[in-house]
RNA sequence: GGCUCCGUGGUGUAACGUGCAGCAUCGCGGCCUCUCAAGCCGUAGGCGAGGGUUCAAUUCCCUCCGGAGCCA
Numbered sequence: 001g002g003c004u005c006c007g008u009g010g011u012g013u014a015a016c017g018u019g020c021a022g023c024a025u026c027g028c029g030g031c032c033u034c035u036c037a038a039g040c041c042g043u044a045g046g047c048g049a050g051g052g053u054u055c056a057a058u059u060c061c062c063u064c065c066g067g068a069g070c071c072a
Stems, first nucleotide, its partner, number of pairs: 001071007010025004019055001027043005048064005
């Protein structure tokens, strides 16, 4: 230098033929308990950045940023 793949809450990981972004764990509150833990219920928190297409973009397109791999 060229090519391919990946980037989603604090952490890990799904989803997508453009149509409410889900799960686990952690945090917070409540129930239970003499108390704690466990269990149960509720709640907060996320699509790497910018632009384009579209009624609508996490999803498609372009550029950039970060990471991994292959080739030279």